[in-house]
Molecule: c-di-GMP-I riboswitch aptamer
Organism: Gemmatimonadota bacterium
Order: sequence, then structure tokens, then C1' cells
RNA sequence: ACCCGAUAAGAGCACACCCGGCGCGAGCCGGGGCCGCAGAGCCGGGCGUCUCCCGAGGGAGAUCGGCCAGCCGCCGAA
Repeated sequence: ACCCGAUAAGAGCACACCCGGCGCGAGCCGGGGCCGCAGAGCCGGGCGUCUCCCGAGGGAGAUCGGCCAGCCGCCGAA
């Protein structure tokens, strides 16, 4: 350095739900909350799912805490 991921250590994030706000909507943002997460970090490239429009051919969006891929990264037992 790489692979790997432990009843390790120090950190981190924040499901559902509630409040406020944004959006036609999926959903997103902030606060609370804390189910869980070795990357539950970043990134919509591929797929899946969802939403909106539609002339049903398609188009535009959302979701990375659905999967794969890419980028970067804390620690160091077996």
C1' cells in the first nucleotide's frame, strides 16, 4: 500500500414519526427524534421502483437508507 472488517478505539450519520417550510406530485430542506448503518460519505453512469405530462410512441422528474458501478475516506485485531 492492497485485501479484509473485530463485543477494539475515537469520530460520524440519522429510519419511522412529529413540527415548520418548498413542490402538481414522487419527494426535498430545517429542527426534534434515534430504527439502524463499515462507509446510511460524494456522485443519478446502468438498472429497478415511484411521481407528473402525454398524442400511449414517449418525455420530464424523484429515490444512493433498493441493487450494480465510479470517486474519495477514519481505525487496524484476526